[in-house]
Molecule: transfer RNA
Organism: Stylophora pistillata
């Protein structure tokens, strides 16, 4: 200085145009003399940013920025 990836729940990720989910933590309750497992409910999101396309974008399209990786 060039080229590729990546960015969704605290954390690890799914989700390729039509109500955002697992799973693992957090909370609560059953079950225990207590804890731990189990099982059952809950809680928790600007989908990195700003514009585009569309009836409808997490998802296409463009700019940028983080991070990570090649090449020199």
């Nucleotide at each position: 200085g060039g080229g590729g990836a990546u960015g969704u729940a605290g954390c690890u990720c799914a989700g390729u145009g039509g109500u955002a989910g697992a799973g693992c933590g957090c909370c609560c309750g059953c079950u225990u003399c207590g804890c731990a497992u189990g099982c059952g409910g809950g809680a928790g999101g600007u989908c990195c940013a700003g514009g585009g396309u569309u009836c409808a974008a997490a998802u296409c399209c463009c700019u940028g920025c983080u991070u990570c990786u090649c090449c020199a």